[in-house]
RNA sequence: AGGGUUUGAUCCUGGCUCAGAGCGAACGCUGGCGGCGUGCUUAACACAUGCAAGUCGAACGAACCGCAAGGUUAGUGGCGAAAGGGUGAGUAAUACAUAGAUAACCUGCCCCUGGGUCGGGGAUAACGGGAAGAAAUUUCCGCUAAUACCCGAUGGGACCACACUGUCACCUGGCAGAGUGGUGAAAGUUCCGGCGCCCAGGGAGGGAUCUGUGUCCUAUCAGCUUGUUGGUGAGGUAACGGCUCACCAAGGCUACGACGGGUAGCAGGCCUGAGAGGGUGGUCUGCCACAUUGGGACUGAGACACUGCCCAGACUUCUACGGGAGGCUGCAGUGAGGAAUAUUGCGCAAUGGGCGAAAGCCUGACGCAGCGACGCCGCGUGCACGAAGAAGGCCUUCGGGUUGUAAAGUGCUGUCACGGGGUAAGAAAGGACCUUCGGGUCUUGACGUUCCCCCGAGAGGAAGCUCUGGCUAAACACGUGCCAGCAGCCGCGGUAAUACGUGUAGAGCUAGCGUUGCUCGGAUUCACUGGGCUUAAAGGGUGCGUAGGCGGCCGAGUAAGUAAGGUGUGAAAUCCUGCAGCUUACCUGCAGAAUUGCAUUUUAUACUGCUUGGCUAGAGUACUGAAGAGGAUAGCGGAAUUCUGGGUGUAGCGGUGAAAUGCUUAGAUAUCCAGGAGAACGCCGGUGACGAAGGUGGCUAUCUGGUCAGAUACUGACGCUGAGGCACGAAAGCCAGGGGAGCAAACGGGAUUAGAUACCCCGGUAGUCCUGGCCCUAAACGAUGUACACUUGGUGGUGGGAAUUUCGGUUCUCGCUGCCGGAGCGAAAGCGUUAAGUGUACCGCCUGGGGAGUACGCUCGCAAGGGUAAAACUCAAAGGAAUUGACGGGGGCUUACACAAGCGGUGGAGCAUGUUGUUUAAUUCGAUCUACGCGAAGAACCUUACCCGGGUUUGACAUGUAUGUAGUAGUGAACCGAAAGGGAAACGAUCCCUCUCGAGGGAAGCAUGCACAGGUGCUGCAUGGCUGUCGUCAGCUCGUGUCGUGAGAUGUCGGGUUAAGUCCCUUAACGAGCGCAACCCCCGCUGUUAGUUGCCAUCGGGUAAUGCCGGGAACUCUAACAGGACUGCUGGCGUUAAGUCGGAAGGAAGGUGGGGACGACGUCAAGUCAUCAUGGCCCUUACGCCCGGGGCUACAAACGUGCUACAAUGGCGGUUACAGAGUGAUGCAAAGUCGCGAGGCCAAGCAAAUCACACAAAGAUCGCCCCAGUUCGGAUUGGAGUCUGCAACCCGACUCCAUGAAGUUGGAAUCGCUAGUAAUCGCGGAUCAGCUAUGCCGCGGUGAAUACGUUCCUAAGCCUUGUACACACCGCCCGUCAAGCCACGAAAGUCGGGAGUACCUGAAGUCGCUAGCCUAACCGCAAGGAGGGCGGCGCCCACGGUAAGACUGGCAAUUGGGACUAAGUCGUAACAAGGUA
Repeated sequence: AGGGUUUGAUCCUGGCUCAGAGCGAACGCUGGCGGCGUGCUUAACACAUGCAAGUCGAACGAACCGCAAGGUUAGUGGCGAAAGGGUGAGUAAUACAUAGAUAACCUGCCCCUGGGUCGGGGAUAACGGGAAGAAAUUUCCGCUAAUACCCGAUGGGACCACACUGUCACCUGGCAGAGUGGUGAAAGUUCCGGCGCCCAGGGAGGGAUCUGUGUCCUAUCAGCUUGUUGGUGAGGUAACGGCUCACCAAGGCUACGACGGGUAGCAGGCCUGAGAGGGUGGUCUGCCACAUUGGGACUGAGACACUGCCCAGACUUCUACGGGAGGCUGCAGUGAGGAAUAUUGCGCAAUGGGCGAAAGCCUGACGCAGCGACGCCGCGUGCACGAAGAAGGCCUUCGGGUUGUAAAGUGCUGUCACGGGGUAAGAAAGGACCUUCGGGUCUUGACGUUCCCCCGAGAGGAAGCUCUGGCUAAACACGUGCCAGCAGCCGCGGUAAUACGUGUAGAGCUAGCGUUGCUCGGAUUCACUGGGCUUAAAGGGUGCGUAGGCGGCCGAGUAAGUAAGGUGUGAAAUCCUGCAGCUUACCUGCAGAAUUGCAUUUUAUACUGCUUGGCUAGAGUACUGAAGAGGAUAGCGGAAUUCUGGGUGUAGCGGUGAAAUGCUUAGAUAUCCAGGAGAACGCCGGUGACGAAGGUGGCUAUCUGGUCAGAUACUGACGCUGAGGCACGAAAGCCAGGGGAGCAAACGGGAUUAGAUACCCCGGUAGUCCUGGCCCUAAACGAUGUACACUUGGUGGUGGGAAUUUCGGUUCUCGCUGCCGGAGCGAAAGCGUUAAGUGUACCGCCUGGGGAGUACGCUCGCAAGGGUAAAACUCAAAGGAAUUGACGGGGGCUUACACAAGCGGUGGAGCAUGUUGUUUAAUUCGAUCUACGCGAAGAACCUUACCCGGGUUUGACAUGUAUGUAGUAGUGAACCGAAAGGGAAACGAUCCCUCUCGAGGGAAGCAUGCACAGGUGCUGCAUGGCUGUCGUCAGCUCGUGUCGUGAGAUGUCGGGUUAAGUCCCUUAACGAGCGCAACCCCCGCUGUUAGUUGCCAUCGGGUAAUGCCGGGAACUCUAACAGGACUGCUGGCGUUAAGUCGGAAGGAAGGUGGGGACGACGUCAAGUCAUCAUGGCCCUUACGCCCGGGGCUACAAACGUGCUACAAUGGCGGUUACAGAGUGAUGCAAAGUCGCGAGGCCAAGCAAAUCACACAAAGAUCGCCCCAGUUCGGAUUGGAGUCUGCAACCCGACUCCAUGAAGUUGGAAUCGCUAGUAAUCGCGGAUCAGCUAUGCCGCGGUGAAUACGUUCCUAAGCCUUGUACACACCGCCCGUCAAGCCACGAAAGUCGGGAGUACCUGAAGUCGCUAGCCUAACCGCAAGGAGGGCGGCGCCCACGGUAAGACUGGCAAUUGGGACUAAGUCGUAACAAGGUA
């Protein structure tokens, strides 16, 4: 510090997600030791049991024990129990934090100071006796003490009243002093000292009250308040105060958020973060609140009191049923709840607290221990050497690699744990004793089997967890096969998964490791630091204006803001730094720093504020002019439309892509005249004008708003913005009344269509118009808030003004309105003085997509509906701009037998052949345009892969290895068998070495066994190779440079040209590569060379005839080389170019001469695992191998490709002419001969320019046929044969005789071909025993027609445009319906909750009153009184009750939409002009 994820790729916006740190945690797996911490976050739920607050006999009486000294203790009395300990329910301010105030207060114990402590009195508990009760407890009589209670005295400063002085403060007042009058005290004990007590003052510490500031969410809570706000008086309090009461006034709070609702103890701190912030408040510390729930007071210095009291409620519990008792949110512990949180431990030894004079007692505070890896820190599980790199495991390319110095082995060490022994510190006070008063001695440890030290033994007892696709460090094998599963995000898994499971290896951390939850971070993703709003989410529809915010120039004053310094405070702990103590660390101690804050004080006065004085540049007013569809009202006008009347006139009109509905012989349409009606205003008219926006368009008049220019004068900051508020606000819509020509939702009809509730047509009502009133929304858009200032330019429009002028103009200036562009800005597109630039001020708005601008609530509206405005749930994207492609029922240019123009076909018939389908035991398999006479250049057996049956198992074939093997291997008559196969008899071997010549060993063969062979079994979607297709289309790229943030662009575009990205020109491109072309082959011309088997002109010879022979090398030909053609020449066009057109010349050939081979980058997961090769998987007495037979040849049907025809341009018969290219030894075969023929017999020649196949056919010529199912056509069938072959039944070809089917030119549709082409005619070859060949590959013969042209169909190329497509239009995608599931809204109703209002009731208790009853202290001689208590009454008031509502939840028949869910239904709304933008 960033990374992953939207796309084919890019940049941006934007969300989701990860890596980090942390936790009072929990869960899973695992677990050796120690130290220090820490541990019910849930039910403030209920609690058994024990303990947690007592102490003092030196305050008092009494009882008991003791010989005594003395001790023990129930009670009175004192002090304490208001601390300590727990919890966080309540509380949004009666709280907390911080800074202040109290001149408005209190304070036991402690300290200091001053003074005092005198004289009396009456009771009462305990105790004794009696009574009631189950108990708790109560009650009566009697006795008694005090440091208990009471009275009196004294009392200066204390308090009160009066008047006064000084001083301080200043709002009331405080402090000090003196004067007069009044009020108020005590307790004793002790030998002494001392300890106490009282009054008064002070201190320390503690508390109380008040004030400023700060402290969560919600406006879908906007108004709240009657003791409420203030005053006067009184009461009350420690004290101020509506704290309470009476009266008076009507105030007080609130947009700077009152009131209401929700949530919450607050802080120091803690976590995180660079910081600013965000989150949090467990442990420790401070404060607050609470103590079963609610209320209340008493005592006291202090409480409205956790382990006190009274009352009420709920609950638990005891009971003799009459009545009682209780409160763990103290420490342990129990139940319950929960994912989850410990021992009913030891001790007061230390620290601290209470009481006491003290000893001491008490102390679940505390100190310790126990449990839990809950956290942090530390230690260990060994160290060194050790390669045969062991065995085993895993992987493997079979060579090896890895686990791995790891182990074993050798040598050491001894932490921790274990056994034994020793042994601190925490403990010095206090006390006791002694004392020479200096001091000394003794005593006290829960922890504790302590820490620590020594000895012993022995590597012995001590390692796991997660991960390994990317992010993110670390990979292989097997299993599985969209299954099982994984997953934080992206995403893995459908037979080769580094992503699932296991193993091995590796990576990371380590007594832990992972997961889950939560917080901060990353997230600048709420942006103060530090974001945005044209198009990504986001400018309010527009203006006026309130509060608020902000505000021109020059002075003066002030000092609030601001700045600097000082002071106080900011508790301690924590954090940080330094040092120190535990072996280190964690931990702890000491010191410092820090605590960014608040208050106060001094100073400064630039800026802001405030007060005040001026100014004119902002703003405004007056004046003179100007333009304008600015607004409102009234009147007027012409054209058009329609209607009405009349005339003319006749059969149609109208409408459409084409039609029909409609109108019309009752006279339409058309046309003329006259009249009526309503609405809108042509031309001018223009990115022209005006207005704030919406918006405004004939002409005239009246009323009226704003703007601009000019030149002066005046006011003197009067300004800008603007939450709420108010006003305006297109169209549609609503209400009432008019109006209604045209147009026209709804509606009707006609078409279109599969349908057509649409688009088109004919009609047509609301409405559109006017008046009045509502509605208040729009893509209300410049998708751009308003105002001001500044910042290069060019060129238009429009309204003024000035100067000048040669009267055409030119220049300058102020407004408004356009276009293009610079800097700059921007993600880019773009904006660019009319900013989206640079700044200022103010307002509005945004924070992922969907749900949703929806629900609920409120509010406005007559309604329709508007405004405001969520959540659950769900997705990992949604989106902007630009790029490259692809696509378009977008555009432009261009090409092609693409169309057109032609010729001939297919589709109809028969047959051949291939395919589908069906059938079958099997009809083997593959092949979509680019399969279908294809793989197959040849299925009777074989082939053959399929089926049935018979056999076989190291195998039909290869290699290795072990053992055995001479009558062995091999052959094999007879015989068995369908064959494969078996096989008695019989025949019968070979090579090498050694050697003692007997033999031994080896090779080969064979047998048996083990490794293995074998597979046309699967996967062409694991592959290589080969091939098809687009397409012989002209394209596809690269280097460098340049442009762009980038994907990319440029080059390759543009203008010409070409068959061509062919070439030329221009040009931020310059070059290059693969393609094109050329180079190669064949054909066409010529030459050279050569001359047999080919040739024969000349010469000679010979024949019936023939290059037959001698010879020739001319010609043809053969086959090698060379030449030849290049737009080279000429003219026109063109840019002088490339090129093109025409022509001529020449030439065999002319513009690529014709044909072939040659196929760019790539596309189709195209085809082929069955040519071959090959990974993986599968079979192994079978999915291998051998054999016999069958099948691949089936046949209702459909399709493709062909052949033969339908005839006279023909058929048949006779005669006759001319090729090329091939093939031949298991071959081609002449001649001869036999057969009607297929063919047979015999046989010359020829391994071929020599011989043979081998007669070419169409053609030419003569004759017949005479338009017919024929002398066309030949299918089918019968018979007879030939040939090949072991074998022609399934299932061959051919021959002869006979038979003689369909068919008379072929529907929709569709194919080929542009010249030696189509058409037509025959010939050869491969495969091959033969053949299904009419196929395929070649060869030559004869030999046309047509092309105006590019509108259309198809395909393709380039440029451009749109796009929501990128699996790329066979794309994407919308809505209803149907199914499942989820959350939410509404809903008759029903069940709760908290809060409030009104009324009723009114416990305990304070306060007030009190006439009844009781009454020791004081007064009084007494009577009596004062005072007190009880009772009664009153006010207040908890619980409770009644009533009506409001608020907020749960459930709910039914209902509504919404989200989601591989393959449901219907259509096709959107994206291209998406087919109606």
Notes:
The RNA shown here (small-subunit ribosomal RNA) has 1477 nucleotides and comes from a metagenome. The coordinates come from a structure-prediction model, not an experiment, and the mean pLDDT is 84. The sequence is in RNAcentral, with records from SILVA.